A computed fold for a 373-nucleotide RNA from Paracoccus rhizosphaerae, annotated as Bacterial RNase P class A. The model forms 95% of the base pairs in the Rfam consensus. NCBI's taxonomy places the organism under Bacteria, Alphaproteobacteria, Rhodobacterales, Paracoccaceae, Paracoccus. Its Rfam family is "Bacterial RNase P class A". The family's RNA type in Rfam is ribozyme. Its family is annotated with tRNA processing, dimeric ribonuclease P complex and ribonuclease P activity in the Gene Ontology.
[in-house]
C1' cells in the first nucleotide's frame, strides 16, 4: 500500500420565533424542568404482573429443547470448550442424543439402492463356419446415478476379491489427561456392511390456561330474565329450639389420591336472551442506567459512589427561518469556489433476548499478499 475477518460508537450541530403533552410552582397572564429507538419493527422465545382457582403429589394428552460445562429471574438466549464441515489464514457455519427397538422413504437412470447385482468387460473349458455359441468363475477396470455394500499400495490368483499383509477407516478393551463432552498412545478383531429421525418413532429434560382489550374501583343501565338437569334432604352429639359440631353423600381441575372450600329453601352443569360504548386506577423507581474498584479466560457477579431519563388516551414529543457541517460531483497547482445533500424508521403494561431493515462517518483488534528501511 492492497485485499479480507471480527468488534464498538454515532447516525448531524447551533441560534431565533411560534406551537404541543407530563410534572412542579404561581394563580386565571406566566415561570422552570423533562419529552420517541438501536432497532420503538416482527410477535418468534423467556419472564415480571393480573385473573381463572384452590394447594400438593402422580398419570395422560399436547407442545418445546437436544454435545459438555458455566451465566441468567428465565429462555429455544449469551459465554467458554468438544466434535464435524468451509477457508491459505484471521474467522465462519452446524435443527450436534438414538439407524442392531420398530415402521417408512431414496424419483428417474441403472444389472443392482441394503444382508443387492452382471450392462460393457476380464479369465477358464468345450465346440465351430474365425468370429461366434454354450457352460463355469469374477466384481479389481469401465458405465448409470446425488449416492453402488470401505480407501491406497503390495502379495496372491486362471482372472479376481479383506482372500492375505502394511497403513488409513470401523468396532472393542483397559491406561493416561480433562469436572465433562472428548482426546492421546498402546493392545485385540478382517470387520455389523448406505443415507434420511428439519419422516413417524425411541430416549433425556422442560412446560397449567389466558392475557393490560389482563384486572380492580365508582357511577349508570337492563330483564333481581327464561328453560332443562340435579343423587339426595340420612346418622350421631349438643342446644337458649334460631341453630351448631362431626360422619356419610354431592359439587369444583383432562384423570387419580390427598387437602381446602361450597351445598342441601342447593352447590353446580348445559342452553337461549338482554344491559353496560362513561369516569378513575392499572401507567412507569425498574431483574433500571452511569462511573470506579475487585473476582472471573469470558458471559457475568460483588462492593462503593452517583442519576431519575415519555406516560399519551384516537393518542403530545412538532412547524418555520438562518448559518455551519459529514458525504458526493464539477472547476482549481494550492488556498478555495459552485452545485447537490444526510439511512432504516415512531413509544402505548414493562423488562431480557433473537430475527429483520439501515445512506453516511469514526475507532479498535486480527489475518494474508507485496514493497521499502
Nucleotide at each position: 500500500g492492497c485485499g479480507g475477518a471480527g468488534g464498538g460508537c454515532u447516525g448531524g450541530a447551533u441560534g431565533g420565533c411560534c406551537g404541543c403533552g407530563g410534572c412542579g410552582g404561581g394563580a386565571u397572564u406566566c415561570c422552570g424542568u423533562c419529552g420517541a429507538g438501536g432497532a420503538a419493527a416482527g410477535u418468534c422465545c423467556g419472564g415480571a404482573c393480573u385473573c381463572c382457582a384452590u394447594g400438593a403429589g402422580g398419570c395422560a394428552a399436547u407442545g418445546g429443547u437436544g454435545c459438555c460445562g458455566g451465566g441468567u429471574a428465565a429462555c429455544g438466549c449469551c459465554c467458554g470448550g468438544c466434535g464435524g464441515g468451509g477457508g491459505c489464514a484471521a474467522c465462519c457455519c452446524c435443527a450436534g442424543g438414538g439407524a442392531a427397538a420398530g415402521c417408512g422413504c431414496c424419483a428417474c437412470a441403472g444389472a443392482g439402492a441394503a444382508c443387492a447385482g452382471a450392462c460393457c468387460g476380464c479369465c477358464c473349458a468345450u465346440c465351430c463356419c474365425c468370429g461366434g455359441a454354450u457352460g463355469g468363475g469374477u466384481a479389481a477396470g469401465g458405465g448409470u446415478g446425488a449416492a453402488a455394500c470401505g480407501g491406497u499400495g503390495g502379495g496372491g490368483u486362471a482372472a479376481g476379491a479383506g482372500c492375505c499383509c502394511a497403513c488409513c477407516g470401523g468396532g472393542g478393551g483397559g491406561c493416561u489427561g480433562g469436572c465433562a463432552a472428548c482426546a492421546g498412545a498402546c493392545c485385540c478383531c478382517g470387520c455389523a456392511u448406505g443415507g434420511c429421525a428439519a419422516g413417524c418413532c425411541c430416549c433425556a429434560c422442560c412446560a397449567g390456561g389466558a392475557g393490560c382489550a389482563a384486572u380492580g374501583c365508582c357511577g349508570a343501565a337492563u330483564a333481581g330474565g327464561g328453560a332443562u338437569c340435579g343423587c339426595g334432604c340420612g346418622c350421631g352429639g349438643g342446644u337458649u329450639c334460631g341453630c351448631c359440631c362431626g360422619c356419610a353423600g354431592g359439587g369444583c381441575c383432562g384423570c387419580c389420591u390427598u387437602g381446602c372450600c361450597c351445598c342441601a329453601g342447593c352447590a353446580g352443569a348445559u342452553c337461549c336472551g338482554g344491559g353496560u360504548a362513561g369516569g378513575c386506577a392499572g401507567c412507569u423507581a425498574g431483574a433500571u442506567c452511569c462511573g470506579g474498584c475487585c473476582g472471573g479466560u469470558a458471559a457475568c457477579g460483588g462492593c462503593c459512589g452517583g442519576a431519575c431519563c415519555a406516560g399519551a388516551g384516537g393518542a403530545a414529543u412538532g412547524g418555520u427561518c438562518a448559518u455551519c457541517c459529514a458525504g458526493c460531483c464539477g472547476c482549481g497547482u494550492c488556498a478555495g469556489c459552485g452545485g447537490u445533500g444526510g439511512a432504516c424508521a415512531a413509544a402505548a403494561u414493562c423488562c431480557g433476548g433473537c430475527u429483520u431493515a439501515c445512506a453516511g462517518g469514526c475507532c479498535c483488534u486480527c489475518c494474508g499478499c507485496g514493497c521499502g528501511g